RNA sequence: AAAGACAAAGCCAAACCUGCUGAGAAGCAGCGGCGGAAAGCUGCGGGUCUUCUGCAAGACAGCCGGGCUGCCUUUA
Numbered sequence: 001a002a003a004g005a006c007a008a009a010g011c012c013a014a015a016c017c018u019g020c021u022g023a024g025a026a027g028c029a030g031c032g033g034c035g036g037a038a039a040g041c042u043g044c045g046g047g048u049c050u051u052c053u054g055c056a057a058g059a060c061a062g063c064c065g066g067g068c069u070g071c072c073u074u075u076a
C1' cells in the first nucleotide's frame, strides 16, 4: 500500500422477552444472537420514521453516500 478467505485472535450485537426513560419515533440496562471487516465516531447529503403546536422540532450511524479514526489476517 492492496485485499478481506463460507477463515481467524479479539470486538460489536438484530428480533423476541423483561425493567427504566420518553408524548412518540426511539434510547439505556439485562437476556439473546440475526448478523457485521468498521454494526467505531460524525445528522454533512439523500432516505425512512415520530410529533404534545407543524413549514418546525426530533428519532434512526444495523438504509445508502460523504467526512474522521482504528484492530486483526493475508499479500507485496
Base pairs, nucleotide, nucleotide: 001075002074003073004072011036012035017030018029019028020027021026034062040068041067042066044065045064046063047060048059049058050057051056
Annotation:
This is a predicted structure of a 76-nucleotide RNA (c-di-GMP-I-GGC riboswitch aptamer) from a Desulfobulbaceae bacterium. Its Rfam family is "c-di-GMP-I-GGC riboswitch aptamer". Rfam links the family to the GO term cyclic-di-GMP binding.